[in-house]
The prediction has a mean pLDDT of 82. Predicted 3D model of a 73-nucleotide RNA (transfer RNA) from a Candidatus Berkelbacteria bacterium. The sequence is in RNAcentral, with records from ENA. The organism belongs to Candidatus Berkelbacteria, within Bacteria.
RNA sequence: CGGGGAUUGGCGCAGUUGGUAGCGCGCGGGAUUCGGGUUCCCGAGGUCAGCAGUUCGAGUCUGCUAUCCCCGA
Numbered sequence: 001c002g003g004g005g006a007u008u009g010g011c012g013c014a015g016u017u018g019g020u021a022g023c024g025c026g027c028g029g030g031a032u033u034c035g036g037g038u039u040c041c042c043g044a045g046g047u048c049a050g051c052a053g054u055u056c057g058a059g060u061c062u063g064c065u066a067u068c069c070c071c072g073a
Stems, first nucleotide, its partner, number of pairs: 001072007010025004019056001027043005049065005
């Protein structure tokens, strides 16, 4: 320098054909227990890497940028 992939709550990951952003762990509260653990119930927490574009509508499509990984030169 060229090609490809990844980026979504604190962490690990889903998200189909563009149509209300979810799951597990963790965290907070409650129930259970003499207490803890386990189990169950409820809850908080996201400008979806950034900036533009397309669209009635973008995590999803398009362009550019950033970081990381792989392949090639």

It matches the Rfam family "tRNA".